[in-house]
RNA sequence: CGACCAUCCAGAGCGGCUGAGAGACCUGGCUCGUUGAUGCCGCAGCAACCCCCCGGUGCACAGCGCCGGCACGGUGCUACCGCCAGGAGCGAUGGAAU
Numbered sequence: 001c002g003a004c005c006a007u008c009c010a011g012a013g014c015g016g017c018u019g020a021g022a023g024a025c026c027u028g029g030c031u032c033g034u035u036g037a038u039g040c041c042g043c044a045g046c047a048a049c050c051c052c053c054c055g056g057u058g059c060a061c062a063g064c065g066c067c068g069g070c071a072c073g074g075u076g077c078u079a080c081c082g083c084c085a086g087g088a089g090c091g092a093u094g095g096a097a098u
Base pairs, nucleotide, nucleotide: 013043014042015041016040017039021032022031023030025087026086027085028084029083044078045077046076049074050073053069054068055067056066057065058064059063092098
């Protein structure tokens, strides 16, 4: 410099600004919203998905899988099951399933 991975359940919010719509594109449903939703910013937090590291264990042992731990870094999240159902689009795979 370039490429690439990242969360099923559960869990976790305050402040400032904004000001009418909002919950990912469509349809239907269900919700949130001038008692200020949404969005942006700041700070705080949740979890343990990815990388690293540590312990245990199995194997076909330069390593890989599984279980547990850690929480510095990355990612995601902090209304509704991370809204729900179906569909569209994009991506992974030889194809399908997913």